[in-house]
Context: one part of a larger RNA
RNA sequence: UUGGGUUUAAAGGGUGCUUAGGCUGUUUUAUAAGUCAGCGGUGAAAUUUUAUGGCUUAACCAUAAGCUUGCCGUUGAAACUGUAAGACUGGAAUACGGUUGCUGUGAGUAGAAUGUGUGGUGUAGCGGUGAAAUGCAUAGAUAUCACACAGAAUACCGAUUGCGAAGGCAUCUCACAAAGCCGUCAUUGACGCUGAAUCACGAAAGUGUGGGGAUCAAACAGGAUUAGAUACCCUGGUAGUCCACACUGUAAACUAUGAUAACUAGCUGUCGGCGAUACAUAGUCGGUGGCCCAGCGAAAGCGAUAAGUUAUCCACCUGGGGAGUACGACCGCAAGGUUGAAACUC
Numbered sequence: 001u002u003g004g005g006u007u008u009a010a011a012g013g014g015u016g017c018u019u020a021g022g023c024u025g026u027u028u029u030a031u032a033a034g035u036c037a038g039c040g041g042u043g044a045a046a047u048u049u050u051a052u053g054g055c056u057u058a059a060c061c062a063u064a065a066g067c068u069u070g071c072c073g074u075u076g077a078a079a080c081u082g083u084a085a086g087a088c089u090g091g092a093a094u095a096c097g098g099u100u101g102c103u104g105u106g107a108g109u110a111g112a113a114u115g116u117g118u119g120g121u122g123u124a125g126c127g128g129u130g131a132a133a134u135g136c137a138u139a140g141a142u143a144u145c146a147c148a149c150a151g152a153a154u155a156c157c158g159a160u161u162g163c164g165a166a167g168g169c170a171u172c173u174c175a176c177a178a179a180g181c182c183g184u185c186a187u188u189g190a191c192g193c194u195g196a197a198u199c200a201c202g203a204a205a206g207u208g209u210g211g212g213g214a215u216c217a218a219a220c221a222g223g224a225u226u227a228g229a230u231a232c233c234c235u236g237g238u239a240g241u242c243c244a245c246a247c248u249g250u251a252a253a254c255u256a257u258g259a260u261a262a263c264u265a266g267c268u269g270u271c272g273g274c275g276a277u278a279c280a281u282a283g284u285c286g287g288u289g290g291c292c293c294a295g296c297g298a299a300a301g302c303g304a305u306a307a308g309u310u311a312u313c314c315a316c317c318u319g320g321g322g323a324g325u326a327c328g329a330c331c332g333c334a335a336g337g338u339u340g341a342a343a344c345u346c
Stems, first nucleotide, its partner, number of pairs: 003318004007300002012314001014201003021194003025088007033081002035077008049065006091191001092188003095184006103177006110154001114150008125136002162169002206247006216240001220236004258313006266291009276281001295302002319346003328339004
């Protein structure tokens, strides 16, 4: 390289839009570039293969055939691919009418809890643990009542629920924006699928500047435990946690399962529509779960939301360690990220 693979053995890119490229629905006509057939030319000789012959045989040599799988020209064929022109509606999109949601952005809002402050009541403890101690408290704590302030998060509802491309998204209200689904089958008429590169988004932690700082809490300090205890437990506590703008670009970014399309028994929940109703419920489209037939799988298991049967495109793998390291390049303020070896060794 080919082949074979990628849920768990090595292997699906974190996600999306999209450029080039690859692939591309039904049908008619034309063309003849690809394709196929005939013919002609050319494809040096030697060598190799086959046949016959010549040296007594063989090696060797000669003659003929074949090979040279190719290229060029010419005459045809027209199924398929391409190209050109036309038509179609099933794919795709649009329109109109409904409908759904923790979808996004911005502004406001509510109640509980926590902490703090002020005042009242009140007196000796509180707190914490396996047990304690550090800590707080007669300068009046803890507890309790009233008022005020601050920041952060939204109990119950709440659910194999819902929405989003993924990350993710939950008090309530408003504004703006986007999306899906269903119905009509009205419009366009293949406008489609995938997608290297690019661009955009991308949890947490981290970084820069400026705010904010209630809680929790790396680091740190103290108290315990212990042989020791740079820990687990306790008392404190700073970055951070929150906001704005900018950066970082990684995660077990997981369904460890790429996207799209088609096909292949059923049963049973549930969410959003449609549509009949006799209000018992069967049907249908789109999601989201459970069980399972065929089939697949090394097995566990998967099983119409496939890991089954197929097609197209992309990404990735090729023994373990060395190593996601070194070097170089690019990106970053840095931390670091992306790309990514070899020697050696088993």
This is a predicted structure of a 346-nucleotide part of an RNA (small-subunit ribosomal RNA, central domain) from an uncultured bacterium. The coordinates come from a structure-prediction model, not an experiment, and the mean pLDDT is 87. It matches the Rfam family "Bacterial small subunit ribosomal RNA". The RNAcentral record of the full RNA draws on ENA, Greengenes and SILVA.